A computed fold for a 519-nucleotide part of an RNA from an uncultured bacterium, annotated as small-subunit ribosomal RNA, 5' domain. The coordinates come from a structure-prediction model, not an experiment, and the mean pLDDT is 82.
[in-house]
Context: one part of a larger RNA
Order: sequence, then structure tokens, then C1' cells
RNA sequence: AGAUGAACGCUAGCGGCAGGCCUAAUACAUGCAAGUCGAACGGGAGGCCCCCUCGGGGGCCUAGAGUGGCGCACGGGUGCGUAAAGCGUAUGCAACCAACCCCCGACAGGGAGAUAGCCGGUGGAAACGCCGGGUAACCCCCCAUAAUCCCCAAGGAGGGCCUCCUUCCUGGGGUAAAGCUACGGCGGUCGGGGACGGGCAUGCAUCCCAUUAAGAGGUAGGCGGGGUCACGGACCACCUAGCCUACGAUGGGUAGGGGAUCUGAGAGGACGGUCCCCCACACUGGUACUGAGACACGGACCAAACUCCUACGGGAGGCACCAAUAAGGGAUAUUGGAGCCAUGGGGGCGACACUGACCCAGCCAUGCCGCGUGAGGGAAUGAGGCCCUACGGUUCGUGAACCUCUUUUGCCUGGGGAUAACGGCGUCCACGCGAUGGACGCGUGCAGGUACCAUGCGAAUAAUCAUCUGCUAACUCCGAGCCAGCAGCCGCGGUAAUACUGUGGAUGCUAGCGUUAUC
Repeated sequence: AGAUGAACGCUAGCGGCAGGCCUAAUACAUGCAAGUCGAACGGGAGGCCCCCUCGGGGGCCUAGAGUGGCGCACGGGUGCGUAAAGCGUAUGCAACCAACCCCCGACAGGGAGAUAGCCGGUGGAAACGCCGGGUAACCCCCCAUAAUCCCCAAGGAGGGCCUCCUUCCUGGGGUAAAGCUACGGCGGUCGGGGACGGGCAUGCAUCCCAUUAAGAGGUAGGCGGGGUCACGGACCACCUAGCCUACGAUGGGUAGGGGAUCUGAGAGGACGGUCCCCCACACUGGUACUGAGACACGGACCAAACUCCUACGGGAGGCACCAAUAAGGGAUAUUGGAGCCAUGGGGGCGACACUGACCCAGCCAUGCCGCGUGAGGGAAUGAGGCCCUACGGUUCGUGAACCUCUUUUGCCUGGGGAUAACGGCGUCCACGCGAUGGACGCGUGCAGGUACCAUGCGAAUAAUCAUCUGCUAACUCCGAGCCAGCAGCCGCGGUAAUACUGUGGAUGCUAGCGUUAUC
């Protein structure tokens, strides 16, 4: 000198953009962060209308809850662990998966069943159950069909790296489905291919310590098997005795990795906050279930610790989501929009509902950038005043006063966006209809009456901080007297201190300036 997720001291007018628990992966009150579909299904609290013999009956619409489907494996957070199961890069899979999406082909016939909700009973303080009855489906099951797919063994034909593998044909066996509808549509099953995505494998690269030198027994390999979506000592039986290591094994310490970021002429060094990619984790440890996908942050089970409720029998919970709280700390924000306007997401044919993702707003000079705190004139008495003085004067100083002007900013008043397009509904046109396309109209519309623009007013509302011995730009006086103090280094201070404290002056930077920390 540069740099920062900074903090502290003094000071502070405005705007834009960005950033904001680096510490305790400590504990968490409260609210909220994942739902949606009535065009899958039964149902009908309640409401409205009609009839009525006032007992009731009929019709229409519908909430909550429930079954079922899809989603909840994304999005959001954190960096504990991890020195390799990670990451980066280059390849491979003849050893693989693949729901939703796109394309192609084939199909969608028949039958049966259970169960929740509900009704009745019953246990418990609660959480939550238990028994009986009856019911629906795109729930579950059976049969049929099989383009295809899978399995089996045999035969034929072709190919190859020819004891074997592979392609095609023939034979036997096996495997599927679901309907709803507003009639416009939305779906279903099987197979093949593709895209996105995922899984696995290999080479190389990836911090410190040798005051860590040996390590290892499923260990290293083989054969066979079980297992997996798939390969593999990943697992198992048997066999062999191999394997790694001074090119640093093993052990210990530290640490998420990368794109990047900072610095430097470069080589290099440092670093990994914000944004993007990958990984790991979700109170701690373990386990699987469901599913295309998890061994699953706001799912399940078990165990431990902690907190809470209890009628003492038993139960409930997990902010490293967004806010908020306590604690820790030098230190880090609002329990905001009764927000979904835009972008994106999952659900739905759609309207739409949900979305602390996101978009905004709030707080903070935390940073970067921009603007302002006025401009011009104004001295033959350079006013007064402070300071210094050799007492003549000098300096602050064109500084002020005074004159002329401007109005960014500020205040008052008025106007006022872009982002909005689509989608929805209605009408019309094109087309044989539909799909589709076009035109017009209706309605919604966050941020926001914000940005921005304009009139008016009036220099009005706005400058500090640090330093002044040398390095290092900037000097005198007073006070104090090795005291009080200063100090980055050398060093100042013991009665004439440009080095302490203060005044005046000066220098530097400027809405900041210094200090501390780090490179």
C1' cells in the first nucleotide's frame, strides 16, 4: 500500500446496489415454512326451496372428517463428521436403474372381495384405542387375451475373439388393465426407444507431523454360491499365502471439496462468507418400511440424554426452515406483507388453493458507488476578536460582514409509471367440424401514490476525524517538571519539551476518520 461477513472510539445530510451469528451442530416459548384433487369414491354436519295430516316427506347445493391418486427424496438450512465411501479432472459400464415427460407399437373382455368413514357398544385423565354390524371406488384379488417381454429345453439358420457367446425362426410355460365426464375432454395397461436425472468402476491430482516405521487376517487373490437395479470379499463356504509400505504405509493432528475470491509483474502465497456445482448432516446412536427415487430436516420403530403434561397407570417433543427468545461473544437485523403481483414449484382439465422458495418492505455507514453541505464578487482602515511578537507589526484571512446569483438536497403543493404478458370468461373472424390462430371487450393488478416529473419557498436543513521529533505531509506559545504522561520503531519527559497536557496555527483524508485484528 491492498484487502475484510469485521469489531471498538469520535462523528454523521441523502440515494442506489450489495452484505449482515465468523462464537454454542448450545437450549428453544409462540406463529408460520407441503399440500392438492369432487372430472377416482362413498358420504351429507349445515343451508335453501316445495308439500304437509305438524309426525314428517321430497328436491337442490355443500363444509369438516375419511378411502384413493400424485406430491411430500424438490425447494430451504447448516458445515458436525469426512484426508477419502469425498471433491476436481479425464474416461468407462458388453455390469445398471429410470416415476412424471416426449415418440412408436399393441391393448383396455369377464367375475369376485375386503375395509375406513358411518351406526351400536365399550376402555382411558389424556395420547390413543378395542369389539360388533354394514358400505364405495381409478382400493385389493381371480379368470381370459399377449403385439411384446420373461423363463425352459430342443431343433434349424446366421455371426464372432468358435469347449463358449450372440441374433433370428419354430416349440412349451408364465405375466396386464379403470374408469370418470360438463360429451369439450381427463385418464388406464403392456412393450420398445429417447431426454432429464441417478448408480457403479478406473487413471491422475488433492494439508501438516518420521520426536508416528512398520501395518493388515475377509486381510490379498482364486473357485463356487447367496445377495443387489447392477459389478465387486460388499457377504458366505472352501482353496492358495498372498497384500500395502521411505515414491511415506499405519498412526496422530487439522479440514467439507471445487468454480471462484484476495494479493502479486509473475512464479507463488492466503482463503473457500455471499452466488453456482458436488458431498455430508437433521437432538445423539441404530434400524428398516413405503416408494421410480430415502435408509427420509418439519415420516416410522428401538435405545440413551434433555424438556414438558399427568388423574402417577401413562403420554408428548426435536428451529443446522422464516421470524423470535435465552445463553455465549468484540460482534451480526423484523415474532413485518392478515404478499403470492412477477419468476419458479408440487396438486388440479381448469378456475383455483398452497408455497417464510421467491418478490418486496423494515433495521445496520458493514462495504462499494454517486450527490450535497453553495457559486461569483468583495481589503490604500486587510473591521473586531483569538494567537504570536523584536511592540514596528504579523497570522487566522477573501475568511467574515456586505453585494449579486443558483436551488441539487430539504420543505409545501400537484401529477404519476415501466414491470402486465399469458392464463380465465364473453363475442366475432379464418378453417368442413374440432384442435389451433387472429381481433375486440370484461375483470384482477403486489411493490406504491413508491420511483420519477413539475410549480413554489428560501443559503436556507447538512463537517467531521486523526496527525504535526525523524521515518512522514504539517510549529509556535502556555502549563507541568524522569511527575503526569506519550510511543509502530528509534525514543521523548529530571525548569527554556516543535515528542506529555492545552490554546492558536498547519497537514492529511472526508460522511467519514482513526485504532485493533488478519494477509